The prediction has a mean pLDDT of 81. The RNA shown here (TPP riboswitch aptamer (THI element)) has 96 nucleotides and comes from a bacterium. The sequence was found by an Rfam model in a public genome assembly. Rfam family: TPP riboswitch aptamer (THI element). Its family is annotated with thiamine pyrophosphate binding in the Gene Ontology.
RNA sequence: AGCAUCGUCUGGGGGCGGCGCGAGCGCGCGCCUGAGAGGCACCCCUCGAACCUGAUCCGGGUCGUACCGGCGUAGGAAAGCACGAUGACCGAGACC
Numbered sequence: 001a002g003c004a005u006c007g008u009c010u011g012g013g014g015g016c017g018g019c020g021c022g023a024g025c026g027c028g029c030g031c032c033u034g035a036g037a038g039g040c041a042c043c044c045c046u047c048g049a050a051c052c053u054g055a056u057c058c059g060g061g062u063c064g065u066a067c068c069g070g071c072g073u074a075g076g077a078a079a080g081c082a083c084g085a086u087g088a089c090c091g092a093g094a095c096c
Stems, first nucleotide, its partner, number of pairs: 003087006009080002011045004016039001017032006051076003057070004
């Protein structure tokens, strides 16, 4: 140098639903699940179920969403020769 792990920086990708009440299209309040339900936030970046498509999908479950299983050794999906720490490996030197 390269490698592994962790962190930082910069850049990039992504989602934002269900229920109730009041309004009466688009909003407000409350509740539920969740990392996140529009936040100077959260999650993810090829070791890629972050997220999208199939999908207004199929079975179970719930008031409903959530959740469980399938679909799924399906198809897609966004990083960097940057910086730091640690470790292993490799090499060199000194001393005995």